[in-house]
RNA sequence: CUCAUCAAGAAAGGUGGAGGGAUCAGGUCCUACGAAGCCUUGGCAACCGCUUAGUUAGUGUGCAAACACAAGCUAAGAAAGGUGCUACAUCCUGCUUCUUGCUUAAUAGUUAAGUGAGGAGAAAGAUGAG
Numbered sequence: 001c002u003c004a005u006c007a008a009g010a011a012a013g014g015u016g017g018a019g020g021g022a023u024c025a026g027g028u029c030c031u032a033c034g035a036a037g038c039c040u041u042g043g044c045a046a047c048c049g050c051u052u053a054g055u056u057a058g059u060g061u062g063c064a065a066a067c068a069c070a071a072g073c074u075a076a077g078a079a080a081g082g083u084g085c086u087a088c089a090u091c092c093u094g095c096u097u098c099u100u101g102c103u104u105a106a107u108a109g110u111u112a113a114g115u116g117a118g119g120a121g122a123a124a125g126a127u128g129a130g
Stems, first nucleotide, its partner, number of pairs: 001130006011041005019030003024094004042086003047082002050077006058069004090124001095121012
């Protein structure tokens, strides 16, 4: 840099001793009934890898029909291996856009500003694979 996923799931002990939920701001939550970090053991999930089945680019053999192998893709499965994760939606909001409620101002229809709610997308981030 590219692609995929991110409202599901899964905690105890030891150590440590005041913060933590990525960063900034606002909100909110956790925390001396012990935060972060580190260690141990367990667990969750199924990204890679693995097994089985299907399918297929392609390759090989063959006069041919066909046969064999098969990257990739699809489905199912297991959880030994490589990662990851194990409060709260990536804790929520922030940027763009759409819908809509309210308020104010001007107005012929309507428009503008402010503010609340909901949807979609982006950005940033995390994890995996390349």